A computed fold for a 73-nucleotide RNA from a Bacillota bacterium, annotated as transfer RNA.
Model confidence (mean pLDDT): 81 of 100.
RNA sequence: GCGACAGUAGCUCAACGGAUAGAGUGCCUGACUACGAAUCAGUAGGCUGGAGGUUCGAGUCCUCUCUGUCGCA
Repeated sequence: GCGACAGUAGCUCAACGGAUAGAGUGCCUGACUACGAAUCAGUAGGCUGGAGGUUCGAGUCCUCUCUGUCGCA
C1' cells in the first nucleotide's frame, strides 16, 4: 500500500429497514440474614466509533473517515 472482518450500556453480546434499541454480568437500592455470601425484587446506565447520503422510516442499506484484528504485498 491492497483486501476481509469487527466497533451497540462498565464488561460480554443480541436486535428481518418499522413499537420506547434489549439480554446476561457488574454497580447501586431494598427484602432476606446475628453479619456476610447466595437468592429474590427494583432503579440507574446507550445520541449504536465519527461525518454525510438513500428512505415515509436506518443500529441495519450506500459513501467517506477513525480505531482494532487478520491476511496479502
Its Rfam family is "tRNA". By type it is a transfer RNA.